[in-house]
Context: one part of a larger RNA
RNA sequence: UUGGGCGUAAAGCGUACGCAGGUUGUUUAUCGCAUCUCCUGUUAAAUCCCGAGGCUUAACCUCGGGGCCGCAGGAGAGAUGGGUAAACUGGAGACCGGGAGAGGCAAGUGGAAUUGCUGGUGUAGGGGUUAAAUCCGUUAAUAUCAGCAGGAACACCAAAUGUGAAGACAGCUUGCUAGAACGGCUCUGACACUCAUGUACGAAAGCGUGGGGAGCGAAUGGGACUAGAUACCCCAGUAGUCCACGCCGUAAACGAUGGAUGCUAAGCAUUGGAAGUAUCGACCCUUUCAGUGCUGUCUACUUAAGCUAACGCCUUAAGCAUCCCGCCUGGGGAGUACGGCCGCAAGGCUAAAACUC
Numbered sequence: 001u002u003g004g005g006c007g008u009a010a011a012g013c014g015u016a017c018g019c020a021g022g023u024u025g026u027u028u029a030u031c032g033c034a035u036c037u038c039c040u041g042u043u044a045a046a047u048c049c050c051g052a053g054g055c056u057u058a059a060c061c062u063c064g065g066g067g068c069c070g071c072a073g074g075a076g077a078g079a080u081g082g083g084u085a086a087a088c089u090g091g092a093g094a095c096c097g098g099g100a101g102a103g104g105c106a107a108g109u110g111g112a113a114u115u116g117c118u119g120g121u122g123u124a125g126g127g128g129u130u131a132a133a134u135c136c137g138u139u140a141a142u143a144u145c146a147g148c149a150g151g152a153a154c155a156c157c158a159a160a161u162g163u164g165a166a167g168a169c170a171g172c173u174u175g176c177u178a179g180a181a182c183g184g185c186u187c188u189g190a191c192a193c194u195c196a197u198g199u200a201c202g203a204a205a206g207c208g209u210g211g212g213g214a215g216c217g218a219a220u221g222g223g224a225c226u227a228g229a230u231a232c233c234c235c236a237g238u239a240g241u242c243c244a245c246g247c248c249g250u251a252a253a254c255g256a257u258g259g260a261u262g263c264u265a266a267g268c269a270u271u272g273g274a275a276g277u278a279u280c281g282a283c284c285c286u287u288u289c290a291g292u293g294c295u296g297u298c299u300a301c302u303u304a305a306g307c308u309a310a311c312g313c314c315u316u317a318a319g320c321a322u323c324c325c326g327c328c329u330g331g332g333g334a335g336u337a338c339g340g341c342c343g344c345a346a347g348g349c350u351a352a353a354a355c356u357c
Stems, first nucleotide, its partner, number of pairs: 004328003007311002012325001014201004021194003025088007033081002035077008048066007091191001092188003095184003103177007110154001115149007125136002162169002206247006215241002220236004258324006266295011306313002330357003339350004
């Protein structure tokens, strides 16, 4: 390499969009490029296979026949792939309708709590811990009442909930805006799937400039513990956490499970839509579509798979198949060096070898 694989052994890009490329629904006609059949020529000799012969045999040699892989020309076939032309509606998209949602962005606004400040009451403690101490407090603390200020986060509802491509998203109101599900079956008529390169988004931490700063809190200081204690515990506390704009581009970015399509027992719960039944109406109930979860294949029960090394997965597959992309190939060296690209930096992406076991 042919292969074999990728939940946990090495291996699914963090996620999406998408050019090229690869793949591509149903029907008819046509072409005959791929494809298939036949014929002719060619494919030097030797080699290969079969038969016969010659060296005493064999190896070896000689003769005859055959074959492989191709190429060119000619004649045909018309299934499948492909080209062209025409059509279809099931895939895909559009339109209309009533609903659901912590989807996104912006503005406004609310209450609880913490902290600080001011004033009142009140007096010697408070705080903290396993125990203490540092610390706060007679310049009146802690406690309690009233007021003011400021920042950050939104208890209950709340859930096996919902939405989003992922990251993620939760007080309330308004404005702008995106997508999905369901129903109608009105329109287009394969317009589709996947996607190297590319582009966009991307938690936290970090970086730049300017604000903000209540609580928390790397670093740091102090108190303890300890043999020591650069920790765990306590008292403080800067950056940061918050906002605006711009970078960074990484995570156990996890379902450790790429996307799309079809098929393959059930049962239960739940979210959204629709229909039916019922009703004054609603709920309930039944059916169905789309999601989210659980049980489950020798088990609780009647029929009952498959896969896996096992664990387990099981219509939301890790089952049965097709298409496309990414990735893996013993451990260490090493996700490192060098080079390149990106970045203000931190660093990121790409990515070896010697050597060693």
The prediction has a mean pLDDT of 81. A computed fold for a 357-nucleotide part of an RNA from a Patescibacteria group bacterium, annotated as small-subunit ribosomal RNA, central domain. It matches the Rfam family "Bacterial small subunit ribosomal RNA". The sequence was found in a public genome assembly.